[in-house]
Molecule: Bacterial RNase P class A
Organism: Candidatus Latescibacterota bacterium
């Protein structure tokens, strides 16, 4: 100086103006009182007032209501090991596999010798292997040529062809082709033999395991696919603050009392009239359930944050110290404006050791915003900062 890996942090600063939400603080207004003070309210002042993911709502939890004797079915997640945790499908740490020249990154990483499915194209043959070209054998034809006395009888017989077998070595298809790789051996080959490699079985040895190493034995069976359907193994009961819980109009329902001389309807009463008595309603009161609305849940205390020490390889964990940190319910947390700031550009300017510095203009500064409340993932992010590593390349 280049190229790049892995983390950790920021993500505007300061000031004036206007504004806006909440407010256990203070003063005043207002309103009400039992004169002691409330507070459904209203203004001043003073505090406070987003984020690293508040986001996506995927996982786990608290809280909160219903269910629940135990057990299975279904269903769904998750599938290496130890460990950290309230608890996880998350985190560290370590085995294995993969990828990188390296720092490093990836990996649902249990079972296809319980069962069923699937394996396009191509290809002889894709699973209780298989013969297209190829190689080797018999055999039938061919019959170059050679021998033999001549073309000829007669013997041998190359190549080329059919025809019945035998070969998994070679060719060729494929993403995959029935262990690899040398010799040996055979008519040609072939685990048929042998040594190695690989793969199973067993022991030993390390290690808490996951796993690794070393031997012995087996001639090699079990072709891939499970985020195919299923099998093992662990987990999981349901629904979510519009969860749940109090307060509690107005109207029309409901339950109880009362109802006096008098309304209305009905019944005692067979047609009609009085009377009389009983229900009911009209009328007055209490009661109670729901519905608007309002409060609590809910933001004064936590799996809380933060410095230090300590333990622990590390997530993490324990002592002490300090802090107290948004909170509505059409939903506040904001706008203008000036300066400094970072970033990017310039046929500006001025300096250079030419790599660049200063200065000026213009453009721009991100993803996005709480809504019961943690603990993770994941996705989105203009633009820097700093840390610790790797590879090249040039100097000393």
């Nucleotide at each position: 100086g280049g190229a790049g890996u892995g983390g950790u942090u920021c993500g505007g600063g300061c000031g004036a103006u206007c504004g806006c939400g909440c407010u256990a603080g203070u003063c005043g207004c207002a309103g009400c009182u039992u004169c002691g003070g409330c507070u459904c309210g209203c203004g001043g002042c003073g505090g406070u007032g987003a984020g690293g993911a508040a986001a996506g709502u995927c996982c786990g939890a608290g809280c909160u209501c219903c269910g629940c004797a135990g057990g299975g079915c279904a269903g769904a997640a998750u599938g290496c090991u130890g460990g950290g945790u309230a608890a996880c499908g998350c985190c560290c740490a370590g085995g294995g596999g993969g990828g990188g020249a390296g720092a490093c990154c990836c990996c649902a990483c249990a079972g296809c010798c319980a069962g069923u499915g699937c394996c396009a194209c191509a290809g002889a043959a894709a699973a209780c292997a298989a013969a297209c070209c190829g190689c080797c054998u018999g055999c039938c034809g061919u019959g170059a040529g050679g021998g033999g006395a001549c073309a000829u009888a007669c013997c041998c017989g190359a190549u080329g062809g059919g025809u019945a077998g035998g070969u998994a070595a070679g060719g060729g298809u494929g993403a995959a082709a029935a262990g690899g790789u040398g010799g040996g051996g055979u008519a040609a080959g072939a685990g048929c033999c042998c040594a190695c490699c690989g793969c199973g079985u067993c022991u030993c040895u390390g290690g808490c395991g996951a796993c690794a190493g070393a031997g012995a034995c087996g001639g090699c069976a079990c072709g891939g696919u499970a985020a195919a359907c299923c099998u093992c193994a662990u987990u999981c009961g349901g629904a979510g603050c519009a969860a749940g819980g109090c307060c509690a109009a107005a109207u029309a329902g409901g339950g109880g009392a009362g109802g006096a001389g008098a309304g209305g309807u009905g019944g005692c009463c067979c047609g009609c009239c009085u009377c009389g008595u009983c229900a009911u309603u009209a009328c007055u009161c209490c009661c109670g359930g729901g519905u608007a609305g309002g409060c609590c849940g809910c933001a004064c205390a936590g799996a809380g944050g933060u410095g230090u020490c300590g333990g622990g390889u590390a997530a993490c964990c324990g002592a002490c110290g300090c802090c107290c940190c948004a909170g509505a319910u059409g939903a506040a947390u904001g706008a203008u404006c000036g300066u400094c700031g970072g970033g990017c550009g310039c046929u500006g300017a001025c300096c250079u050791u030419c790599g660049g510095g200063u200065c000026g203009c213009g453009c721009u500064u991100a993803c996005a915003g709480a809504a019961c409340u943690c603990g993770g993932c994941u996705u989105a992010u203009a633009g820097g900062a700093c840390c610790a590593c790797u590879c090249c390349c040039u100097u000393c």